[in-house]
């Protein structure tokens, strides 16, 4: 100087919307139930959920102890992380989700 690698999964959180439940309003004319419509600028249940959030497991890399040389175990590391980002996608829908792209970054 160039290249490779920079990983996967689970639980959760920030965040996200509104198919379902609940809640609120209307239909509605004493009240209640059932039903229909509307509302997520409705706390929620449930649901989705992080490359740049947390935890755990596995993988990878380095070091060490031990060994019957097959392995077993322990410790550490697995960094940076911005843009008015851009284009597209799913479920009911949206997103810090998923796919693709550019620059930037730095163990």
């Nucleotide at each position: 100087a160039g290249g490779a690698a920079g990983u996967g999964c689970g639980c959760c959180u920030a965040g996200g919307g509104u198919u379902c439940c609940g809640c609120g309003g209307c239909c509605u004319a004493a009240c209640c139930c059932c039903g229909g419509c509307c509302g997520g600028c409705c706390u929620g249940g449930a649901c989705c959920g992080a490359g740049c959030g947390g935890c755990g497991c596995a993988g990878g890399c380095g070091g060490g102890u031990u060994u019957c040389c097959g392995g077993a175990c322990c410790c550490g590391c697995u960094a940076c992380a911005c843009c008015g980002u851009c284009g597209g996608g799913a479920c009911a829908a949206a997103a810090g989700c998923c796919c693709g792209a550019g620059g930037g970054g730095g163990a």
A computed fold for a 107-nucleotide RNA from an uncultured bacterium, annotated as Guanidine-I riboswitch aptamer. It was read from a public genome assembly, where an Rfam model found it. The prediction has a mean pLDDT of 78. Its Rfam family is "Guanidine-I riboswitch aptamer". Rfam links the family to the GO term regulation of gene expression.